[in-house]
RNA sequence: GGAUAGCUCAGUUGGUUAGAGCAGGUGAAUGAUACUCAUCGGGUCGCGGGUUCGAUUCCCGCUCCAA
Numbered sequence: 001g002g003a004u005a006g007c008u009c010a011g012u013u014g015g016u017u018a019g020a021g022c023a024g025g026u027g028a029a030u031g032a033u034a035c036u037c038a039u040c041g042g043g044u045c046g047c048g049g050g051u052u053c054g055a056u057u058c059c060c061g062c063u064c065c066a067a
Base pairs, nucleotide, nucleotide: 001065002064003063006022007021008020009019015053024040025039026038027037028036046062047061048060049059050058
């Protein structure tokens, strides 16, 4: 310094249902694949406390990763 979806990562002073790309499912298209298009699912926001009406966001401790 970092930990957020299977992977790579966003998330602006705390606020309305937490997102993108890739990957995956389904459908369209094709003689059939691939490409392409449409659509769908998928999250205890590392763990435990605290502050607050309200915490992914602020504070404390712990665990793990990198230097």